[in-house]
């Protein structure tokens, strides 16, 4: 030092292919059920989409750089 991939809700991931309301599971919070609680059911809550800047009426998506991680090459030792 070149090259690939990934970063989205607390935790695992989608949505990107062709730019158009940000979503799912477990998890949390509340009712229902139960003596109580597990489980089951309903319903709410929770995001500057890794950080900045461009393009665009609109950007997770496209385009430039930066970071953080993993992997492969290569060069010192």
């Nucleotide at each position: 030092a070149g090259g690939g991939c990934a970063g989205u809700a607390g935790c695992u991931c989608a949505a990107c292919u062709a730019g158009g309301c940000a979503g799912a599971g477990c998890g949390g919070c509340u009712g229902a059920u139960u003596c109580c609680a597990a489980a089951u059911c309903a319903g709410c809550a929770g995001g500057u989409u890794g950080g900045g800047g461009g393009u665009u009426c609109g950007a997770u998506u496209c385009c430039c750089u930066c970071c953080u991680g993993c992997c492969c090459u290569g060069c010192c030792a």